[in-house]
């Protein structure tokens, strides 16, 4: 267009509204699953194609026909839906008519090609639809147009060689066929080809792109939002309509899966919008509109649009803005720190004063509309006015260092932190809270993920001697690279110009929203791109020449170079035989083993095997491996000299190939000597070793395998860059008789050295130097020179070569120290020589252990154990048990209250402390006085107190290496630098003491002096010391003694002084110093002896119990007092003493000789008693005056006589003295009795070198005594030895290794033994994914038939037939399923395997 159109609505105009018919559903939205590919990007072809709707242009729409939805009837059917039968229209379908430049055939023509493109020709063939409001709007052919598509082709596009061969329609080709259109697209034949180391096949990943993120920039990583493009719509195949699909909201069929079902059979595809489920660390409204822009249809009105505008939720992101702003110190309270003084939070709040962004109310009000009217989802939004009132509005993280930003307190290697490095084990800026601060801010932090730092894959822009990293070496195809000169060409390169590299993004101008984020214009940038035109220096190509690179030739030379084949002599072994006799061989020392069956030794003779002494050398040859008598024979390099020939013929080498030590295999041979395995001896805890005896493979020849170590840890190869010096081989030159010498030069091979690299060492014309050219190799340690796989071998194995999992390193080269069963020098009572000792005996002290109610506590190798402690009965006392105080035993403040207050005889209880009671009874100040006050006391608050912990919080102080001779600065110099030099080095000292010499020069802290003390003089001093000389008095028989004057001479006493300084001689030291050595003088000689004196440090050494003191803890106790007890306990065990085991002694007697100390609550004399401790008494003495006091051993004489004793004294009883309130646990001394063990002491170990060791007495301080045999002092007697530095043990310096650095007490390997991890392998199991073959074969395209069914058109009056078409059939092709067998990977798997990490 078309419907007399079911039913519904109706304001009665009309509306919804199935069907037919056109157009559109191929746009427009989503996904990224598949794709590694012309699928994308770019640039180009189309002489191989199409294009619906739209523009332009050129002719046309004459004239007829037949049917079928819808509708009606009727059947089936649970549905879905379906069948038959009538009937009707169209822009729906079909014949005819007309044909032009369309299409088919022919022919020319352009051109590199022409069925395809231009022009011509002849013949066939093929068109249409009306509708209308009459303006118009369709329709059909035909050409051009724009925009859209197909199709090809140039370059670009991820990883894996442990994927190296792939391929049969495969690659061409000629017919056909198919297609819009070219073409193995598809078919029949025909040729055998086509891909590949420039990475094919295969396998694993992935849309791709403008772009984005990050880089300084090459690059690196990425493709979510936008916008191109490809792809896909449940997996899978398929085709139909159509201009366009091989179709997201179509269709058929297999599958899987959901949902309906009357079990026959159907329906489905949200990778559209929202929405809902599951999974997940995680992702939104089941919102409004078509107003805009954009799309379909329509003439138009309109319809339709989950495209699209816009709202809504999320701080996901990006921009903006606010949360107030000014003043305000009492620096408020509060919080937190604290030195208690303060400080901070902090101008921060309060508090005045102003503001009104936002917000809440109100009033107003868009643009966005194009098209004069109409039309707004958003939205009463944005905006503007106005009113209100600071009102509505700040977190997170951090805070050791990187890295801005610090304190307290809790907590104890706990609980946590962490990005890395690393906090936490009782002062934590790191955990956790607070306070405070710092960075960011509507946000911070975490977490994954990317790129950067990372020149840490290196193209910009690395390495490869020693750190990873040169192939063992050679030859060599491919490739890459390649001497001079000429001429062309223009591949490469370089300039200009044209195209094009969408748009958005980026950068640069410049506009729009109040700014910005956003967003609009305009320009730049961006290609290994096309295409054109110059240019010709360089590369390349193409012709040509040259000769120095590289060959060849000619003349000389050296040489363990390779290969055969003969010879040779020494030696060892065996074999025969002569001599000949008991050991021979062997070790650190021995044995096994050999020998009286004659060995070892030695002589003759044979045998056989393997390797060549000297010559012999950082000497030679050779690519490496590697070559070593001698002669012969083949044989390869090399190097010199001539410059004659060739004319670039090189170089270097992925892949190949060949060589290639030792062992080791294979087959035959050979074996003299050696010698894995193996057996015997031994050594050791063992000894599966080292050593000794034996002793098979093998070691040696032929062939053939294996193919590793392979080092200069330095890969071939040109070519430049100072020299100086050895050595082989070869040429020259000067000079000479000359082979000497000398110079010059090529080759090879050393050591030194400049430049100069190098992290350092060190290289340094034989680069690790300066460049060029190839080639290998490297990219944290372990895991792993492994494992799976693949090649190669006879095996043994080789060559390629990963991951999981695991650490923060692993590695170079230097430095400093330490440290060596490394070296050189040196020193110590260190060792050796010597003298006494200790371990054994008793007791004495200490400790440890055991024990107790407590046995308080601390030192622990040296460097703790007679130590703190120079004095534990109570006291000390700190520890136990018990009684007992609570502002305290002590000190200071402040309130109060007393102040006839403190005090305090007595009394009472009690073990004492304490408790209770109490005559008596003070002080000072003011004031007549009464009276206030202090000061004492009371009571209460602050507070006192703790020997409670922590010496690993600390000051002080000590010990201890060590009285070792070292440590060390400045300043120069030297290294990148740690750092080094000085300080090492030649000498010498006790000594970094001194000289001398040096890139060093100076200096400190140690050494040494100064200081006390002793040895010797000298002055001086002269009582209390001292008595020679005189004097005088007593005694006396003398000598002589005492005693007093006088004296200070000597002794002495204590000041000052001297002296000893290698000064002086001799020698040594190479000279010279320094220094040694010996000698003179001299009391004393080479620091005279002895002290005092302890460098920079180690030992977290010791001490919080001398005393300080920081944190912590205890406050009617962890304070304080008081008895009483323990520190004294006792199977053991250790240290350090002291007494003895005797005659060098002991016990009686007798007699000599000292220094140094102490004495007033004290030393005490003579006297007297008493055996004796001691006691009475008491002179003297506050001390060179008196006492202590007597020394003692020695000396003299006497005794004892080898014995458990005249040794030795323990132990015990008993009697007696001190001291003290008190000696019972627990003092000490004397007397008499007792009279133990013990006869010189195992391993093993200590002290001392001269007035010293022994050895013998004497004083002192603690102290009432005292356990003192200890300690600290004195003085007598008074030795032995030291060859000397091998060795033990400690140091010192210089050197040297080093993997050590809490430094040898270190560090560190490997087994086995438990527990986890993660791999390999493994009988095998279970899966994924592809290959071949073969079965079956759906839908469905073609192709064949097609007898069935069939309006249009032809013939026929018609029946009828015919032409087409067609249902159906069969063929090919074919998803899916299936059988069979292979290949790849993944999981799992008793059980093994080796490997990582912890932990004892």
């Nucleotide at each position: 267009g078309c419907a007399c159109g079911a039913g519904c609505c109706u304001u009665c105009g009309g509306g919804c509204g199935a069907g037919u018919g056109g157009c559109g559903g191929a746009c427009g939205g989503g996904u990224g699953a598949g794709u590694a590919a012309c699928a994308c990007g770019u640039g180009g072809g189309u002489a191989a194609c199409c294009u619906g709707c739209c523009u332009c242009g050129u002719a046309g729409u004459g004239g007829g026909g037949a049917a079928u939805a819808a509708c009606c009837c009727u059947u089936c059917g649970a549905a879905a839906g379906a069948a038959g039968g009538g009937c009707u229209a169209a822009u729906a379908c079909c014949g005819c008519a007309u044909a032009a430049c369309a299409c088919u055939c022919c022919c020319g023509g352009u051109g590199a090609g022409a069925u395809u493109c231009c022009g011509g020709g002849u013949a066939g063939u093929a068109a249409a639809a009306g509708c209308u409001c009459c303006g118009g709007c369709g329709c059909u052919a035909c050409g051009a147009g724009a925009g859209g598509g197909g199709c090809c082709c140039g370059c670009g596009u991820c990883c894996g060689a442990u994927u190296a061969g792939c391929u049969u329609g495969u690659u061409g080709g000629u017919g056909g066929g198919g297609u819009a259109a070219u073409g193995g697209c598809c078919u029949a034949c025909c040729a055998a080809g086509g891909c590949g180391a420039c990475g094919a096949u295969c396998g694993g990943u992935a849309g791709c792109u403008g772009g984005u993120c990050u880089g300084a920039g090459a690059g690196g990583a990425u493709g979510g939002u936008c916008a191109g493009c490809c792809a896909c719509a449940c997996g899978g195949g398929g085709a139909c309509u159509g201009a366009g699909a091989u179709a997201c909201g179509g269709c058929c069929c297999c599958g899987a899966c959901u949902c309906c079902u009357a079990c026959g059979g159907g329906a489905g595809g949200c990778a559209g919008c929202a929405g809902c489920u599951a999974a997940g660390a995680a992702u939104c409204u089941u919102g409004c509109g078509c107003a805009a822009u954009g799309g379909g249809c329509g003439a138009a009105a309109g319809c339709c649009u989950g495209a699209c505008g816009c709202a809504g939720c999320a701080a996901c992101g990006c921009c903006g803005c606010g949360u107030g702003g000014g003043g305000g110190a009492c620096g408020a309270a509060g919080g937190c720190c604290c030195u208690c003084g303060g400080g901070u939070c902090g101008u921060a709040a309060a508090c005045c004063c102003c503001u009104u962004u936002u917000g809440c109310g109100a009033g107003g009000g868009a643009a966005g509309a194009a098209g004069u009217u109409c039309u707004g989802a958003c939205g009463g939004u944005a905006c503007c006015u106005c009113g209100c009132g600071a009102a509505u509005a700040a977190g997170a993280c951090a805070c050791g260092g990187c890295u801005a930003a610090c304190u307290a307190c809790g907590u104890g290697c706990c609980a946590g932190c962490a990005g890395c490095c690393g906090c936490g084990g009782u002062a934590a800026u790191a955990c956790g809270u607070a306070g405070g601060u710092g960075u960011c801010a509507a946000g911070c932090g975490u977490u994954g993920u990317c790129c950067g730092g990372a020149u840490u894959u290196a193209c910009u822009g690395g390495g490869c001697g020693u750190a990873a990293a040169g192939c063992g070496c050679c030859c060599g195809c491919a490739g890459g690279c390649g001497g001079c000169u000429u001429g062309g060409u223009a591949a490469g390169u370089u300039u200009c110009a044209a195209g094009u590299g969408a748009a958005a993004u980026c950068u640069c101008c410049u506009g729009g929203c109040u700014c910005a984020a956003c967003u609009g214009g305009g320009a730049g940038g961006g290609g290994u791109c096309u295409u054109g035109a110059a240019a010709a220096a360089c590369u390349g190509c193409c012709a040509g020449g040259c000769u120095c690179g590289a060959g060849g030739c000619a003349g000389g030379g050296a040489g363990a170079g390779g290969g055969a084949u003969g010879c040779g002599g020494a030696a060892u072994u065996c074999c025969a035989g002569g001599u000949g006799u008991a050991g021979c061989g062997g070790u650190g020392a021995a044995a096994u083993g050999c020998g009286u069956a004659g060995a070892u030794a030695u002589c003759u003779g044979g045998a056989g095997g393997a390797a060549c002494a000297c010559c012999a050398g950082u000497g030679g040859c050779g690519a490496a491996g590697g070559c070593g008598g001698c002669a012969u024979c083949c044989u390869g390099g090399c190097c010199c000299u001539g410059u004659c020939c060739u004319g670039a013929c090189g170089c270097u080498c992925a892949g190949g190939g060949g060589c290639g030590a030792a062992a080791g295999c294979g087959u035959g041979g050979g074996g003299a000597g050696c010698a894995a395995a193996c057996c015997g001896g031994a050594u050791u805890a063992g000894a599966u070793a080292c050593c000794c005896g034996g002793g098979u493979a093998g070691u040696c020849c032929a062939c053939g395998c294996c193919g590793u170590a392979a080092c200069g840890a330095u890969g071939a190869g040109u070519a430049c860059u100072a020299g100086g010096u050895g050595u082989a081989g070869g040429g020259g030159g000067u000079a000479u008789c000359g082979a000497c010498c000398c110079c010059c030069u090529c080759u090879g091979u050393g050591c030194c050295g400049a430049a100069g690299c190098u992290a350092a060492c060190g290289c340094g014309a034989u680069a690790a130097g300066u460049a060029c050219u190839c080639c290998g190799c490297c990219u944290g340690g372990g895991g792993a020179c492994u494992a799976c796989g693949g090649c190669c071998g006879c095996a043994a194995g080789g060559c390629u070569a990963a991951a999981a999992c695991u650490c923060a390193a692993a590695g170079a080269a230097a430095u400093u120290g330490a440290c060596g069963g490394g070296g050189g020098c040196c020193u110590g009572c260190a060792c050796a020589a010597g003298c006494g000792g200790u371990g054994g005996a008793g007791u004495a002290u200490g400790u440890g252990g055991c024990u107790u109610a407590a046995u308080u506590c601390g030192a622990u190798g040296c460097a703790a154990c007679g130590c703190g402690a120079a004095g534990a009965a109570c006291c000390u006392u700190a520890c136990c048990u018990g009684g007992c105080c609570u502002u305290g035993a002590c000190a200071u403040g402040c309130a109060c209250g007393u102040g006839g207050u403190a005090g305090a005889a007595g009394c009472c209880u009690g073990a004492a402390a304490g408790g209770g009671u109490g005559a008596c009874g003070a002080c000072c100040u003011c004031g007549c006085a009464a009276g206030a006050g202090g000061a004492g006391c009371g009571u209460g608050c602050a507070c006192a107190g703790g020997u409670g912990c922590u010496g690993c919080a600390u000051g002080g102080c000590u010990g201890u290496c060590g009285u070792c001779a070292g440590c060390u600065c400045g300043u120069g110099u030297c290294g990148u630098g740690a750092g080094a030099u000085g300080u090492u080095g030649g000498g010498u000292u006790a000594a970094g003491u001194c000289c001398c010499g040096c890139a060093a020069c100076g200096a400190g802290c140690g050494c040494a002096a100064c200081c006390c003390u002793u040895g010797u003089g000298u002055c001086c001093u002269g009582u209390u010391g001292c008595c020679a000389c005189c004097c005088a008095g007593a005694c006396g028989a003398g000598a002589g003694u005492c005693u007093g004057g006088a004296g200070c001479a000597c002794u002495c006493u204590g000041g000052a002084c001297a002296g000893a300084c290698u000064g002086c001689c001799u020698c040594g030291c190479u000279u010279a110093a320094a220094c040694g050595a010996g000698g003179a003088g001299g009391a004393a000689g080479g620091u005279g002896g002895g002290g005092a004196u302890g460098a920079c440090g180690u030992c977290a050494a010791g001490u919080c119990a001398g005393g300080a003191u920081g944190g912590c803890c205890c406050u009617u106790a962890c304070g304080g007092c008081c008895a009483g007890g323990g520190c004294u306990g006792c199977a053991c065990a250790c240290g350090u003493a002291c007494u003895a085991c005797a005659a060098u002694g002991c016990c009686c007697g007798g007699c000599a000789c000292a220094g140094a100390g102490g004495g007033a609550a004290g030393c005490a004399a003579g006297a007297c008693c008493g055996a004796u401790a001691g006691g009475u008494g008491g002179a003297g003495c506050a001390a060179a005056u008196c006492c202590c006091a007597a020394a003692a051993a020695a000396c003299c004489g006497g005794g004892c006589u080898c014995a458990g004793u005249u040794c030795a004294g323990a132990u015990u009883g008993u009697c007696g003295g001190c001291u003290g309130c008190a000696a019972c646990u627990c003092g000490c001394c004397g007397a008499c009795a007792u009279g133990a063990a013990g006869c010189u002491g195992g391993a093993a170990u200590c002290g001392c070198u001269a007035g010293u060791a022994a050895u013998g007495a004497c004083g002192c301080a603690u102290c009432a005594g005292c356990u003192a045999c200890g300690g600290c002092g004195u003085c007598g007697u008074g030795a032995a030895u030291a060859c000397g530095u091998u060795c033990c043990c400690a140091g010192g310096c210089c050197u040297u290794g080093u993997a050590c650095a809490c430094a040898c007490c270190g560090c560190c390997c490997g087994u086995c033994a438990c527990a986890u991890c993660a791999u390999g392998a493994a009988a095998g199991c279970c899966g994924g994914u592809u290959g071949u073959a073969c079965c079956c074969g759906a839908a469905g395209u073609c192709a064949u038939c097609a007898c069935g069914u069939u309006a249009a058109c032809c013939c026929g009056c018609a029946a009828g037939g015919g032409a087409g078409a067609u249902a159906g059939a069969u063929g090919c092709c074919g998803a899916a399923g299936g059988u069979a067998u292979g290949g790849c990977u993944g999981g799992u798997g008793a059980u093994u395997a080796g490997g990582c990490a912890u932990g004892c």